[in-house]
Molecule: transfer RNA
Organism: Nicotiana tabacum/Hyoscyamus niger cybrid
RNA sequence: ACCCCUAAAGUCUAGUGGUUAGGACACCUCUCUUUCAAGGAGACGGCGGGGAUUCGAAUUCCCCUGGGGGUA
Repeated sequence: ACCCCUAAAGUCUAGUGGUUAGGACACCUCUCUUUCAAGGAGACGGCGGGGAUUCGAAUUCCCCUGGGGGUA
């Protein structure tokens, strides 16, 4: 330099163009317990940025940025 893959919450992960973006762990609150842990209940928190297509985009396309891999 070129090519390919990838980006979703603190971490991991489901999501076939119309779902309130779902789940697990963690954190927080309550409960249970003499206390802690474990258990039970609840709350909070998310689609990397910009543009295009479409009635409608996490999802399709393009560019940028970050990460990974390959060729030279």